[in-house]
Model confidence (mean pLDDT): 75 of 100. Predicted 3D model of an 82-nucleotide RNA (ZMP/ZTP riboswitch aptamer (pfl RNA motif)) from a Fidelibacterota bacterium. Taxonomically the source falls in Fidelibacterota (Bacteria, Pseudomonadati). Its Rfam family is "ZMP/ZTP riboswitch aptamer (pfl RNA motif)". Gene Ontology terms of the family: regulation of purine nucleotide biosynthetic process and one-carbon metabolic process. It was read from a public genome assembly, where an Rfam model found it.

RNA sequence: ACGGCGCUGCGUGACUGGCGAUCAAAGAUGGACCCACCAUCGGGAAGCGCAGCUUUAAGAGCCGCGCGCCUGGGCACCAACU
Numbered sequence: 001a002c003g004g005c006g007c008u009g010c011g012u013g014a015c016u017g018g019c020g021a022u023c024a025a026a027g028a029u030g031g032a033c034c035c036a037c038c039a040u041c042g043g044g045a046a047g048c049g050c051a052g053c054u055u056u057a058a059g060a061g062c063c064g065c066g067c068g069c070c071u072g073g074g075c076a077c078c079a080a081c082u
Stems, first nucleotide, its partner, number of pairs: 003056002006053007015044002017070004027041005061075003
């Protein structure tokens, strides 16, 4: 110096479901339905890119408004193929 971790700013942003209980509140409205979805609005959100600062390792995971039981996804990481 490059790379890596962390923090900050800007941009972008997948995924944001069903049932139950609690509750002042724990999404709302409308529409589907062989099911755990769609649209709009509200509220969340990892990750990715760029820049800056500090630092010299980091890592066996991360994400959707609390709790329980579920369903289905996304991202990061590793390998192969196109």